[in-house]
This is a predicted structure of a 74-nucleotide RNA (c-di-GMP-I riboswitch aptamer) from a soil metagenome. Of the family's consensus pairs, 95% are formed in the model. Its mean pLDDT, the model's own confidence on a scale to 100, is 88. It matches the Rfam family "c-di-GMP-I riboswitch aptamer". Rfam links the family to the GO term cyclic-di-GMP binding. The sequence is in RNAcentral, with records from MGnify.
RNA sequence: AAAGGGCAAACCCGCCGCGAGGCGGGGACGCAAAGCCACGGGACUCCAGUGAUGGAGUGAGCCGGGUUGCCGAA
Numbered sequence: 001a002a003a004g005g006g007c008a009a010a011c012c013c014g015c016c017g018c019g020a021g022g023c024g025g026g027g028a029c030g031c032a033a034a035g036c037c038a039c040g041g042g043a044c045u046c047c048a049g050u051g052a053u054g055g056a057g058u059g060a061g062c063c064g065g066g067u068u069g070c071c072g073a074a
Base pairs, nucleotide, nucleotide: 006031007030011026012025013024014023015022016021029061035067036066037065039064040063041062043058044057045056046055047054048053
């Protein structure tokens, strides 16, 4: 290469959260780490503060980094 499989954006429904968002079902725009980890940068939410800023969070399908890992014929 090929083949077998994997994940699942938007949107819809249900539940949870003040919120960013999360989980389940449907659904596929895409993805070779779209497996896992908030370590650096950036983004977003809530709270406090006149403000500078601080605190608590979300997010790995924004960019880096770390870590584990599937098939692969001639």